Description
This is a predicted structure of a 122-nucleotide RNA (c-di-AMP riboswitch aptamer (ydaO/yuaA leader)) from Clostridium manihotivorum. Rfam family: c-di-AMP riboswitch aptamer (ydaO/yuaA leader). Its family is annotated with cyclic-di-AMP binding and regulation of gene expression in the Gene Ontology. The model forms 92% of the base pairs in the Rfam consensus.

RNA sequence: AAACUAUAAAAGCCUAAUGCUUUUGCAGCGGAGGAUAUAUACUUGGGGUGAAUCAUAUUUAUGUAGGGAAAUCCUCUUCCCGAACCCGUCAACUAACUUCGCAGGCUCAAAGGAGGAAAAAC
Numbered sequence: 001a002a003a004c005u006a007u008a009a010a011a012g013c014c015u016a017a018u019g020c021u022u023u024u025g026c027a028g029c030g031g032a033g034g035a036u037a038u039a040u041a042c043u044u045g046g047g048g049u050g051a052a053u054c055a056u057a058u059u060u061a062u063g064u065a066g067g068g069a070a071a072u073c074c075u076c077u078u079c080c081c082g083a084a085c086c087c088g089u090c091a092a093c094u095a096a097c098u099u100c101g102c103a104g105g106c107u108c109a110a111a112g113g114a115g116g117a118a119a120a121a122c
Stems, first nucleotide, its partner, number of pairs: 011107004018027003028102006038092001045090001046087004054063004066081004072117005077111001
């Protein structure tokens, strides 16, 4: 000097998953259950969170609904994801009401691309 690997801070990303407070708490952001009226299905069990559904082939591949890419929105291009888990025969929607969550993971050069709009700051 170069390359590689690892760790940490800061700054950020996916996500509802944050802020204050010190408290058996408040605010905020999300989820579930739950009448009338309405609607509709049921062992081929049914259902929930989530973007993560479905199809073809054949046994691990190819696509796909849908979703992500760095302050926001729209369009184009490019690169990716398209999982996992839970309830346990049971739940449509749903006012009052009841109840739960605020975790986890990732990045050290990238897409922090281009055009337009609006906003904010100076």
The sequence is in RNAcentral, with records from Rfam.